[in-house]
RNA sequence: GGGACAUUAGCGCAAAUGGUGAGAGCAUCCGGCUCAUAACCGGACGGUUUGGGGUUCGAGUCCCUGAUGUCCCA
Numbered sequence: 001g002g003g004a005c006a007u008u009a010g011c012g013c014a015a016a017u018g019g020u021g022a023g024a025g026c027a028u029c030c031g032g033c034u035c036a037u038a039a040c041c042g043g044a045c046g047g048u049u050u051g052g053g054g055u056u057c058g059a060g061u062c063c064c065u066g067a068u069g070u071c072c073c074a
Base pairs, nucleotide, nucleotide: 001073002072003071004070005069006068007067010026011025013023019057028044029043030042031041032040050066051065052064053063054062
């Protein structure tokens, strides 16, 4: 220098063909259970979907352009 992939909650990840309010797990907090702790059960909290722009009635998803990371080629 060229290319591929990834970026969504504190963390690792989902989200059919673009279509109603973006979800579950772990963690955290509260409660239940227990003599008590763990485990287990219930609930709650938590999001600028990597930035900007565009297309569309409608974008996490499509297009353009940046950023960061991983890998490949030279």